Context: one part of a larger RNA
RNA sequence: AAGUAAGCGAGAAGGCAGGUGAGAAUCCUGCCCGCCGUAAACCUAAGGUUUCCUGGGGAAGGCUCGUCCGCCCAGGGUAAGCCGGGACCUAACCCGAGGCCAAAAGGCGUAGGGGAUGGACAACUGGUUGAGAGUCCAGUGCCACCUUGUUUCCGUUUGAGUGAAGGGGUGACGCAGGAGGAUAAGUGAAGCGCACGGAUGGAAGAGUGCGUCCAAGCACGUAGGGUGUUAGGCAGGCAAAUCCGCCUAACGAAAAGCCUGAGGUGUUAUGGGGAGGGAAGCGUAGUACCGAAGUCACCGAGUCCAAACUGCCAAGAAAAGCCUCUAGCAAGGAAGCAGGUGCCCGUACCGCAAACCGACACAGGUAGGUGAGGAGAGAAUCCUAAGGCGCGC
Numbered sequence: 001a002a003g004u005a006a007g008c009g010a011g012a013a014g015g016c017a018g019g020u021g022a023g024a025a026u027c028c029u030g031c032c033c034g035c036c037g038u039a040a041a042c043c044u045a046a047g048g049u050u051u052c053c054u055g056g057g058g059a060a061g062g063c064u065c066g067u068c069c070g071c072c073c074a075g076g077g078u079a080a081g082c083c084g085g086g087a088c089c090u091a092a093c094c095c096g097a098g099g100c101c102a103a104a105a106g107g108c109g110u111a112g113g114g115g116a117u118g119g120a121c122a123a124c125u126g127g128u129u130g131a132g133a134g135u136c137c138a139g140u141g142c143c144a145c146c147u148u149g150u151u152u153c154c155g156u157u158u159g160a161g162u163g164a165a166g167g168g169g170u171g172a173c174g175c176a177g178g179a180g181g182a183u184a185a186g187u188g189a190a191g192c193g194c195a196c197g198g199a200u201g202g203a204a205g206a207g208u209g210c211g212u213c214c215a216a217g218c219a220c221g222u223a224g225g226g227u228g229u230u231a232g233g234c235a236g237g238c239a240a241a242u243c244c245g246c247c248u249a250a251c252g253a254a255a256a257g258c259c260u261g262a263g264g265u266g267u268u269a270u271g272g273g274g275a276g277g278g279a280a281g282c283g284u285a286g287u288a289c290c291g292a293a294g295u296c297a298c299c300g301a302g303u304c305c306a307a308a309c310u311g312c313c314a315a316g317a318a319a320a321g322c323c324u325c326u327a328g329c330a331a332g333g334a335a336g337c338a339g340g341u342g343c344c345c346g347u348a349c350c351g352c353a354a355a356c357c358g359a360c361a362c363a364g365g366u367a368g369g370u371g372a373g374g375a376g377a378g379a380a381u382c383c384u385a386a387g388g389c390g391c392g393c
Base pairs, nucleotide, nucleotide: 014032015031016030017029018028019027033390034389035388036387041370042369043368047350048349051348052076053075054074055073056072057071061069062068081142082141083346084345085344086343088119089118093114094113095112099108100107101106123140124139125138126137127136143342144341145340146339149337150336151335152334153333154332161329162328166325167324168323169322170321174312175311176310177309180305181304182303186298187297188296189295191212192211193210194209195208196207213272214271217267218266219265220264224260225259226258227257228251229250230249231248232247233246234245236244237243276290277289313316356365357364372384373383374382375381
């Protein structure tokens, strides 16, 4: 040069009033306006690791400001038998006693072990905090194990019961397709309930606004799906078997029976929640407390029955668990009621983002689930609800 040029990070947008304060375009409150709304809302995985809440602060961080903050200081906050993980199982893959190989380090690998992104497995509704909630509280359940109590029953070699690290079944799985049943969600109502009461001609009405619900569990067992039954024999299933398999016979070919199975109904519920009403009070207020109606119809899923059925060829995990069978063990055992026990880790908060990955409070990136209304084929698009924002000059 010069307090000049340029910049202040999406063109969704702010305005006014009041408050606080030394100081306010920027903080708080209210009203109005605007933006998103298969998202710019909500839940959650990864990742982050206190950023959460409360009180205080105003040097720095914040592209301006700042009384404010994801900043600084202090205090507080994360509660589980049933949610997720472990005390269960295995996949890829990894480790690997012995073993084989190799100058050394080491490599491979049997038994075995580890290892979820999969299998198995018991909790729902409501309330509550400044901050936690299937975790606390209330109510109602469920699972495993123990039990010396109590009731009933079975058995003691004519074997009740238990029972494999063994046998068998199941678990157990592809892709495409369409149909049925049902529910969630939604919509309407001259039904029902509560509140309101047309400053201007009228309108107490077929007026306006709001609301018109509820789980697991237990009992019944429906739409639907699957399935031949009984007896005898046997050299197969590395021993055995009453189990599985194979063979034969009888009865049947359709139903019954059996297995399974959403939903529904009843109960849970004399409970909860509920629009709305609403105190006392200097102080803890829409708080405590009170609490109506709850019916019918339509629409209808991408959810459930269920990978069920049908079709097809490229032929679509394993193990535990569960059921069953014996080998074996065996004198006590089973069921109901009552009682008892229930360990470890995670749990705050952000999570399409100012808290994660991008050196930044960065127009980028980030798995899954829920995702309402009007118009519409639609999760497109436009406008809106709940909810959230107006992008820190």
The part of an RNA shown here (large-subunit ribosomal RNA, domain III) has 393 nucleotides and comes from a metagenome. The RNAcentral record of the full RNA draws on SILVA. The coordinates come from a structure-prediction model, not an experiment, and the mean pLDDT is 83. It matches the Rfam family "Bacterial large subunit ribosomal RNA".